[in-house]
RNA sequence: AGAGUUUGAUCCUGGCUCAGGAUGAACGCUGGCGGCAUGCCUAAUACAUGCAAGUUGAACGAGAUUGAGUGAGGUGCUUGCACCACACUCAAAUCUAGUGGCGAAUGGGUGAGUAACACGUGAGAAAUCUGCCCUUUAGACUGGGAUAACUACUGGAAACGGUUUGUAAUACCGGAUGUGUGCAAUUAGUCGCAUGACUUUUUGCAGAAAGCUUAGAUGCACUAAAGGAUGAUCUCGCGGCGUAUUAGCUAGUUGGUGAGGUAGUAGCUCACCAAGGCAAUGAUACGUAGCCGACCUGAGAGGGUGACCGGCCACACUGGGACUGAGACACGGCCCAGACUCCUACGGGAGGCAGCAGUAGGGAAUCAUCGGCAAUGGAGGAAACUCUGACCGUGCGAUGCCGCGUGAGUGAUGAAGGCCUUCGGGUUGUAAAGCUCUGUUGUGAAGGAAGAACCACCUAGAUAGAAUCUAGGCCUGACGGUACUUCACCAGAAAGCCAUGGCUAACUACGUGCCAGCAGCCGCGGUAAUACGUAGAUGGCGAGCGUUAUCCGGAUUUAUUGGGCGUAAAGGGUGCUCAGCUGGUCUAUUAAGUUUGUAGUUAAAAUUCGAAGCUUAACUUCGAAGUGCUGCGAAAACUGGUAGACUUGAGGACAAGAGAGGGUAGUGGAAUUCCAUGUGAAGCGGUAAAAUGCGUAGAUAUAUGGAGGAACACCAGUGGCGAAGGCGGCUACCUGGCUUGUCUCUGACGGUCAAGCACGAAAGCGUGGGGAGCAAAUAGGAUUAGAUACCCUAGUAGUCCACGCUGUAAACGAUGAAUACUAAGUGUCGGGGGAACUCGGUGCUACAGUUAACGCAAUAAGUAUUCCGCCUGGGGAGUAUGCGCGCAGGCGUAAAACUCAAAGGAAUUGACGGGGGCCCGCACAAGCGGUGGAUCAUGUGGUUUAAUUUGAAGCAACGCGAAGAACCUUACCAGGUCUUGACAUAUCGGGCAAAACUCUAGAGAUAGAGCUAUAAUUAUUCCGAAUACAGGUGGUGCAUGGUUGUCGUCAGCUCGUGUCGUGAGAUGUUGGGUUAAGUCCCGUAACGAGCGCAACCCCUAUCUUUAGUUGCCAGCACUAAGUUGGGGACUCUAAAGAGACUGCCGGUGAUAAACCGGAGGAAGGUGGGGAGGACGUCAAAUCAUCAUGCCCCUUAUGACCUGGGCUACACACGUGAUACAAUGGCGUAUACAACGGGGAGGUAAGCAGCAAUGUGGAGCAAAUCCUAUAAAGUACGUCUCAGUUCGGAUCGUAGUCUGCAACUCGACUACGUGAAGUUGGAAUCGCUAGUAAUCGCAGAUCAGCAUGCUGCGGUGAAUAAGUUCUCGGGCCUUGUACUCACCGCCCGUCA
Repeated sequence: AGAGUUUGAUCCUGGCUCAGGAUGAACGCUGGCGGCAUGCCUAAUACAUGCAAGUUGAACGAGAUUGAGUGAGGUGCUUGCACCACACUCAAAUCUAGUGGCGAAUGGGUGAGUAACACGUGAGAAAUCUGCCCUUUAGACUGGGAUAACUACUGGAAACGGUUUGUAAUACCGGAUGUGUGCAAUUAGUCGCAUGACUUUUUGCAGAAAGCUUAGAUGCACUAAAGGAUGAUCUCGCGGCGUAUUAGCUAGUUGGUGAGGUAGUAGCUCACCAAGGCAAUGAUACGUAGCCGACCUGAGAGGGUGACCGGCCACACUGGGACUGAGACACGGCCCAGACUCCUACGGGAGGCAGCAGUAGGGAAUCAUCGGCAAUGGAGGAAACUCUGACCGUGCGAUGCCGCGUGAGUGAUGAAGGCCUUCGGGUUGUAAAGCUCUGUUGUGAAGGAAGAACCACCUAGAUAGAAUCUAGGCCUGACGGUACUUCACCAGAAAGCCAUGGCUAACUACGUGCCAGCAGCCGCGGUAAUACGUAGAUGGCGAGCGUUAUCCGGAUUUAUUGGGCGUAAAGGGUGCUCAGCUGGUCUAUUAAGUUUGUAGUUAAAAUUCGAAGCUUAACUUCGAAGUGCUGCGAAAACUGGUAGACUUGAGGACAAGAGAGGGUAGUGGAAUUCCAUGUGAAGCGGUAAAAUGCGUAGAUAUAUGGAGGAACACCAGUGGCGAAGGCGGCUACCUGGCUUGUCUCUGACGGUCAAGCACGAAAGCGUGGGGAGCAAAUAGGAUUAGAUACCCUAGUAGUCCACGCUGUAAACGAUGAAUACUAAGUGUCGGGGGAACUCGGUGCUACAGUUAACGCAAUAAGUAUUCCGCCUGGGGAGUAUGCGCGCAGGCGUAAAACUCAAAGGAAUUGACGGGGGCCCGCACAAGCGGUGGAUCAUGUGGUUUAAUUUGAAGCAACGCGAAGAACCUUACCAGGUCUUGACAUAUCGGGCAAAACUCUAGAGAUAGAGCUAUAAUUAUUCCGAAUACAGGUGGUGCAUGGUUGUCGUCAGCUCGUGUCGUGAGAUGUUGGGUUAAGUCCCGUAACGAGCGCAACCCCUAUCUUUAGUUGCCAGCACUAAGUUGGGGACUCUAAAGAGACUGCCGGUGAUAAACCGGAGGAAGGUGGGGAGGACGUCAAAUCAUCAUGCCCCUUAUGACCUGGGCUACACACGUGAUACAAUGGCGUAUACAACGGGGAGGUAAGCAGCAAUGUGGAGCAAAUCCUAUAAAGUACGUCUCAGUUCGGAUCGUAGUCUGCAACUCGACUACGUGAAGUUGGAAUCGCUAGUAAUCGCAGAUCAGCAUGCUGCGGUGAAUAAGUUCUCGGGCCUUGUACUCACCGCCCGUCA
């Protein structure tokens, strides 16, 4: 010091969350020791039991015990001793109830109350008191009467009393004295801020006392008075909580006079008089709270807290009251009332833990019914001493802080085990074991403190002294045989907790499968989870570690330091204005603010700094520093006060000016509507189209006249005026403001303004008018799935006027008012000036500057000052409630619970739009031919089935995988079989055979039997056994590779460097032209480059050269025939070349690129066709071509066999074939191809058959032989428009061929049969030239099977030269709340 989180990404605003520190803490897991601290935060709830305040016999009488003495007596006897009892005395000692004294008002506890002079701080008391203590002065004379205790009697259960006799005092009461004192007068002086205080003279009155003790007037106590100290009381300035949804409060209230009262001032109390006092600088009320030193946090300013320790206050079961006393309205006193508890003989009594322990209860939660007065302190006493739950100690609790330990060194084969693994290893890890040491702590033993100084007593010294002081001696320890020291012994007895996705240090495996669970925020988990659970490993801290709660910090997120308000939350709708805040120039003065010096205070503790003591630290001790307040001085710049002056701010006067500024009255024309009349004749009106509506009772239209209300065309303009709302025909009257000029007057009179007052669009409300047009509501007609809408026809409030109310708007420039300053340019309105220019408004562009950006920019959102208003995450909500206002509607003020992690602003890339512009494509249009109707073929869906295996699903699945399912294929079903397996590798053993062949059983797989030769000798093969393993067309194409489709052969997709931008990004790639093309040219903050385009490749069209067999034949021979001789010219074949490049010409264009036209040419503007498919999109298709991760099956989801199925059939769809006929069918004759294929093959001639085909076997591994007759065409004939001589489905019979086998389920042939169909609804497909259409041929697959597929040639058109529309695509631009990107997002209702 920051970080995470809004987005596809960015910048900003803004909230939420985290990392730090702290605690009187609690909870979870764990737990060795010591020191120092600390421990009911909740029920100021209730309390059993014990203790916490007594002491004094040197104040007093009495009693008891002991002792001594005296006296007389008794007993024993040693006759003067012992013992016993009694009486008196003593006090030698001790104890006790009572009287008296002092104390009990301190100490200790708690924080309920209290918002207050309660507390803090600083002053004041000339308005006060003060026991014990200190200093000083003067005293203590003389008398008296009682009363406890006690005795006797007696009441009561008890508590507690009553009566009688008698007694003492330092208890109580007279008289005397009176230095002082008090009061009332009086004399003289001094002083103070005032009331007044002090000193002094004289007189009068009032008013004291106590003894005890000592050898001793020794000591203590007593009385009066003055002073001090201590403690207490009262008064005042200032300071510190919330709510205005608490705005008015107050009757002893505020003041005065007099009296009372108090220690003392005072309405403290009373009588009378006056009517005051407090309050927006927050009274009163309500809520909350003990205050402070300080503690926690923070850089600080601040914020939070008020445990322990210390100061003050308040309280003592609740409420009230006084008594005693120096002091109380009294925690362990009294009285009364109340609640509660206890005792009771029912009549009455007793009690107060917020003292120390302890109990119950409450609670997440807080200790021992301990020891001692040894120390410190307190009460009493002359003292010894007594008392002291204050205090000192111990105990319990990891509650906190601090310290120590749980071992140290060495030790590699890097052991074992665990975990991971690419199986090689890695890691745990020098860690362990082992070896060598040490002994803090622990255990045992021995020694053993400091804290102790007093007092008293004794001795000595100082001293006049026995007072007092100093020194020495003696006595005293709860803790405690504790701290500490020493010795011995043993590595032995001592480590956990949390975390490991990011923030945040630390990662792997397994399990789980949106389940279980985690989570502080973001978020993990739906079969490969570093986020769940476990394990290993790692990180952090460590006798603790985590969690929860709370506070500060981070948060500049309440901003004084230190924020904002155009669009993110936020400028009041506007003006006037009291208080408040703030204010121009000069001079003098003052000294309140300000600055500064000095003095006092700021308790101690704490904090900080410097030292010291416990082994260290925590802890403790010593010293220093220290914001604030107060007194007394100094300064006079600035602010303020006072006095005086000034003119520039402000205002006034004079002279001009512009204007829809406001109000009242009058007046004008155009138009709509209505009324009357005339003309007129069938419609009008309205809409996208209609209908409702009006009209033969005469509308609409047209003409004339009249009525009435409202609004003011053109001018008219980012023109004018006004504070805003707002203001528009013309005229008159009344009236507000503004500007300019002159520089004449006043002399700071100014600025802004909470509260207050006024104005305030539209709609709305009240009363009364008015009502032409328009028009909520309403009615009807349409539209529509519906249409309470949009459209149409009607139409009421209202709109208008007067008076009153309401008080709000996106009342917006979403921008408060005022003043000053800070570059320019250019419009416009009103003034001035001869002009330059200038003053005041109103706009645009733009620099500096500013802003998150957009933008603003002298009319600031710039730079500054003053004042006001407002904001603090989104939703809930501008809502509830309260109050105020209003006739009402409603308006103003204005929350919380709860909930989310965002909501939001600006800009960016894309995508999208029933947005725009430009362009392209058989996209449409123009044409030709089809599909959709029929029958059949084929594929799919559906249904069915034991099974009808499976994949493909809009375009881009559906004659697709399948270039060919009778068995096989085959993956499916039924049944029968096998289990190291049908197939691979490895190990062991066995046999030389195994296989083939034959027979038997069986549906077959299979099982059993038989047969037998040769060669070879080693391997292969074979058999058997066991185990690793084989096998899987099982799952996941959403785990993958590879391959493919599609947008799309569309023209796009990017990069480097530079530049611009805070940034995402932009630029380049946009623009002007052009192209099939991001093709090319030009321009240009871009310059270049890459993948695509094009070209390079193949076929084809022309030519040349080379080469002529199997091909060819012009000429020469020859033949039935290029058959043969011969030839290379031609065709053809197949190799190499040529050719086409907008090269040439003209025009257009920008003198460009290019386009149009032309020439030449076989071919002309990429000549035609193919191959070739950018970055990417669709989690597109395929695990069933193959490969492959993971999962699953393993006598089965593997393997074998037979049969069946994939060929089913009410139906629906796709793709095709054949037709419906005359451009045709049939018959006869006849002409012309090309690509191909052929040995398990293609097959000729010939012969047989109506034919399929059979027979036959020449030639051919092919430019040679075969396939192989091409067909449409042509010529001739026939049919004559019909379900036909069209059409051929279906069915029957008989055959042929392939094949183990044509039943399910092949193809073909012949004869017979002769269905639908007469050109096909909505809709829809292909094609732009050798194309469509039409005609046949070949090939792959293949035993056999094609209307499919892939190729080949024959014949051979029509139409378009356009881009309005449909579909798809490209580029630019615009809007966006979409970015999973419109199949988006999202609102309401219901469940």